[in-house]
Context: one part of a larger RNA
């Protein structure tokens, strides 16, 4: 000069894009923030239809739409937050797995056989202050078992070819055990088993690279290695038995303090220095510890167990719960918003779909926190007015074309119409191909924001300018008042009776919906 998630002063008219608890990972009321499927089941607890019945009150039938709980599938491991822990193979880069998984998506290939106990729901009992929890009888299945069948599936064994970079990999033949599946159903598919390949997403592994202290100099017993074993998807002291003594270290071990890592960000002519907010990428965590379990995937932010802290309920016996999700509350603080609105759109999870659900997203609101852009009017006008300040030689300068008028123009703001793009998928009709469902094509509709953006009309200068400086640096000077007093100051300094430096005043300079000051980086 330059930057910034800033603050606090004075001041403020508007759009547009983007940012908005940096501190207490403090502690939370309240609502929401993950559910879906009836084309998987028994069903029928509301709701509407239809039918019988009917003292016209009404009852009755799961019969149909349709649907609460249930069982049952899939999903809750993603989106979203936060950065506490981590100085590490966390993270960045390059490899590598001849050591490995991957739900759901694609392709091909084969099959889907035949049996069997059960349990929830409901119903009837019990205890309970509540959470809820226990019995009795009885039911379903795409829930769970047992049988068969198998393959290019897995083990074990016996060869054979073939390739090496490994202690062996690849491909093939024989033989032997084992190991499966479910139906729905609008009949057309939609699923379901096993296998093989793909894609995609993850695990492990290794070279390189990644703050501060030496006033930490020695560190290491599961510690380096080996055999054998278990266990994992997978390789490995990952775990365990035994053996051996080894490993690491001044090219900084071990130990402390700091800190989540890059992409970029800011700053510089570069090298550099400084940082990691928002946006992406990967890590780590979800009240504090510690654990598993389900699963394709977790050791799980809105699941469980256990154990502490803390708040809350209580009929004292016992139970509920964890916002670093969106708002929002209260504390801390200099400081940091709306307990909004929509699934219209993109994107996810379910479904066959229609749709549901979705504080992701998409708007909208709050604030000058920044960047960008716009206005606050043009043009003429001198009698160069009043005031106000300076200066006087009493004449004058300055404010000043400034004002006032006179002409004109209307961005912004109001008023009154009129009005979008976003959205073309799906949905309904209808038509074409192939075949019976799927492609296509035409047509009709679908908007949160939002009556928004734009667009037309009407009147009118109308609604709209502050901040700081003025000794030098540094752009802008006089005058009064003060008198080493009050006071000022980035540095130098400046005030002690004429102060261009303090206070005011008037001119003036710079930037302007901002100006200055603080902190902090270059």
């Nucleotide at each position: 000069g330059g930057a910034u998630g800033a603050a606090c002063g004075c001041u403020a008219g508007c759009g547009g894009c983007a940012g908005g608890c940096c501190u207490a990972a403090c502690a939370c009321a309240u609502g929401c923030a993950a559910g879906u499927c009836g084309a998987a089941c028994g069903g029928u607890a509301a709701c509407a239809g239809u039918c019988u019945c009917u003292u016209c009150g009404g009852a009755g039938a799961g019969c149909u739409g349709a649907c609460g709980a249930g069982u049952g599938g899939c999903g809750c491991a993603c989106g979203g937050g936060u950065g506490c822990g981590u100085a590490a193979c966390g993270c960045g880069u390059a490899u590598g797995c001849a050591a490995c998984c991957u739900a759901c998506c694609u392709c091909a290939a084969a099959c889907u056989g035949g049996g069997g106990g059960a349990u929830a729901g409901c119903c009837c009992g019990a205890a309970g202050a509540a959470a809820u929890u226990c019995g009795g009888a009885u039911u379903a299945a795409u829930a769970c078992c047992c049988c068969a069948u198998g393959g290019u599936a897995u083990u074990g064994u016996u060869g054979a070819a073939u390739c090496g970079a490994u202690u062996g990999g690849u491909u093939u033949a024989g033989c032997a055990a084992u190991u499966a599946a479910a139906g729905a159903u609008u009949u057309a598919u939609c699923g379901g088993u096993u296998u093989g390949a793909g894609a995609u997403g993850g695990g492990c592994a290794u070279g390189c690279g990644u703050c501060c202290c030496a006033u930490u100099a020695g560190c290491u017993a599961g510690u380096u290695g080996g055999u054998g074993a278990g266990g994992u998807a997978a390789c490995g002291g990952c775990u365990c038995a035994c053996c051996a003594a080894g490993g690491c270290g001044a090219c900084g071990a071990u130990g402390g303090g700091u800190a989540g890592g890059g992409g970029g960000c800011c700053u510089g002519a570069g090298a550099g220095g400084g940082u990691g907010g928002u946006c992406c990428c990967c890590c780590a965590c979800a009240c504090u510890g510690g654990u598993a379990c389900u699963g394709a995937g977790a050791c799980a932010c809105g699941g469980a167990c256990c154990a502490g802290a803390c708040u809350c309920c209580u009929a004292c016996g016992g139970g509920a719960g964890g916002c670093a999700g969106c708002a929002g509350u209260g504390a801390g603080g200099a400081a940091u918003a709306u307990u909004g609105g929509u699934c219209a759109a993109u994107g996810g999870a379910c479904g066959c779909a229609a749709g549901u659900c979705u504080g992701a997203a998409c708007c909208a609101g709050c604030c000058a926190u920044g960047c960008c852009g716009c206005g606050u009017g043009c043009a003429g006008g001198a009698u160069g007015a009043c005031g106000g300040c300076c200066c006087u030689a009493c004449g004058g300068g300055u404010u000043g074309u400034a004002a006032a008028c006179u002409g004109c123009u209307u961005u912004u703001a109001u008023a009154c119409g009129g009005g979008a793009a976003u959205a073309a998928u799906g949905u309904g009709u209808c038509c074409u191909a192939c075949g019976u469902g799927u492609a296509g094509g035409a047509u009709u509709u679908u908007g949160a924001a939002g009556g928004u953006a734009c667009c037309g009309u009407a009147a009118g200068a109308a609604u709209a300018a502050g901040g700081a400086u003025c000794g030098g640096c540094u752009a802008a000077c006089u005058c009064c008042g003060u008198g080493c007093c009050a006071g000022c100051a980035g540095c130098c300094g400046c005030g002690g009776u004429a102060a261009u430096a303090c206070g005011g005043a008037g001119g003036a300079u710079c930037c302007a919906a901002g100006c200055g000051u603080u902190a902090u980086c270059c």